[in-house]
RNA sequence: GGAGUACGCUGGGCGGCCGCGCCUUCACGGAAGGUGAGGAAAGUCCGGGCUUCAUUGGGCAGGGUGCUGGAUAACGUCCUGUCGGGGCGACUCGAAGGAAAGUGCCACAGAAACAAACCGCGAGAGCAAUCUCGCAAGGGUGAAAUCGUGAGGUAAGAGCUCACGGAGAUCCGCGGAGACGCGGUCUCGGGUAAACCCCACCUGAAGCAAGACCGCUCGAUUGCCCGCUUGCGGGCUGGACGGCCCGUCCAUACGAGCAACGUCGCACCGAGGUGCACGGCAACGUGUGCCCCAGAUAGAUGGUCGCCGCUCGCCGGUUCGCCGGCGAGAACAGAAUCCGGCUUACAGGCGUACUCCGCUU
Numbered sequence: 001g002g003a004g005u006a007c008g009c010u011g012g013g014c015g016g017c018c019g020c021g022c023c024u025u026c027a028c029g030g031a032a033g034g035u036g037a038g039g040a041a042a043g044u045c046c047g048g049g050c051u052u053c054a055u056u057g058g059g060c061a062g063g064g065u066g067c068u069g070g071a072u073a074a075c076g077u078c079c080u081g082u083c084g085g086g087g088c089g090a091c092u093c094g095a096a097g098g099a100a101a102g103u104g105c106c107a108c109a110g111a112a113a114c115a116a117a118c119c120g121c122g123a124g125a126g127c128a129a130u131c132u133c134g135c136a137a138g139g140g141u142g143a144a145a146u147c148g149u150g151a152g153g154u155a156a157g158a159g160c161u162c163a164c165g166g167a168g169a170u171c172c173g174c175g176g177a178g179a180c181g182c183g184g185u186c187u188c189g190g191g192u193a194a195a196c197c198c199c200a201c202c203u204g205a206a207g208c209a210a211g212a213c214c215g216c217u218c219g220a221u222u223g224c225c226c227g228c229u230u231g232c233g234g235g236c237u238g239g240a241c242g243g244c245c246c247g248u249c250c251a252u253a254c255g256a257g258c259a260a261c262g263u264c265g266c267a268c269c270g271a272g273g274u275g276c277a278c279g280g281c282a283a284c285g286u287g288u289g290c291c292c293c294a295g296a297u298a299g300a301u302g303g304u305c306g307c308c309g310c311u312c313g314c315c316g317g318u319u320c321g322c323c324g325g326c327g328a329g330a331a332c333a334g335a336a337u338c339c340g341g342c343u344u345a346c347a348g349g350c351g352u353a354c355u356c357c358g359c360u361u
Stems, first nucleotide, its partner, number of pairs: 001357010012308007020036007038332001042343002045341005050207004057246004062203005067081001069079003082096001083094004097198002102196002104192003118139002120135006147165006166188004171184005211264003215258005223236006237251004272291008310329008
C1' cells in the first nucleotide's frame, strides 16, 4: 500500500421568526420559564413485568424447546466450549437428542428399496432347448443396492481371513466439570424424526380497547328430601369450575346493557441510564458516585430564513498541499402499557482489534 474479518460509534451544528403537545410558576379569558422521538420508535416473531379470568391442588390432553457448561426476571436470546460444514487465515455457518424400541414412507428407473438373482460367474442334470442349486465379485438401474480399496482364499464367491481406512457401541482404560477427545476391544444393523413416535426439560388462558373506581337501568331468581344433638350433618337437584377429568366451592351467589369515554392504570424511581473500582476468558455480577429522560387519546414533536460544516459536479487560480466562486444533494423511518431480545430497513461518515498478500528497511 492492497484485499479482508470481527466489534462498535454517528445519523448534521448554531441562531432568528412563526406554530404545536405536556409540565411548573404567576399580578391566570393570559404571560413567562422548562421540556419534547429512534437505533431501529418498524415487523409484532419470542421472553418477561403488570392486569383480569377458578378458591387451592393433582392428573391427562395440547403446545414448546432440543450438543455442553454458564448468564439472566425470563427466553427460541446472549456468552463459553465441543462436534460437523466453509475459508490459506482472521473468522464464520449449523432445527446439532434418538433410525441398534416400534409403525409408516422411499416417486421414476430397476429383478430387488429391507426384500433380494435381470444380465453375469460357478457346480450338477440333459443330445439340445433348458432346468435345479450356489454366489452380491463384475455389469446395468437409481438420490440411495448391505462399509471402501487391495491381497489371500474359493468350484465361483462372500469381513470368510488379513492390511490400511470408515462408521457404530448401554464395553474397558486414560484425560476433561461436561459435550467430547485419545487408545484398546467388539460389531458392520440402507435412508427418512421441519413423518408418527420415543426420551429429557419447560408450559393455564387472554391481553392496557388488559383492567380498577365513580353513575344509572334491566333481567334471572333455587331449592327439595332424610336424620336428629333443633341448628347442624348427609343425600338429591341446580350453578360456578381456565380444553377435559378428579377434586373443590356456592345455593342467593349472579348476569346483561347504557352513559361519559371522567379519574386511575400512564409516563420521574425503573429487572432505569451512566462514570469508576473489583470479580469473571466472556455474557454478566457486586460496590460506589452522578443523572431523572417525550407522552397524547385522533393522537404534539413542525415550517421558514440566515450562517457554518459534509459530499458531488462545473469554472477559475495554484507554491500541486490546496484555495475561491456557482449549482445540486443529504438515508431508513417516526413513540401510544412498559422493559429484555430477535428480525428487517438505512445516504454518507468515523473508530478499535485482528488476518492474508505485496513492497521498503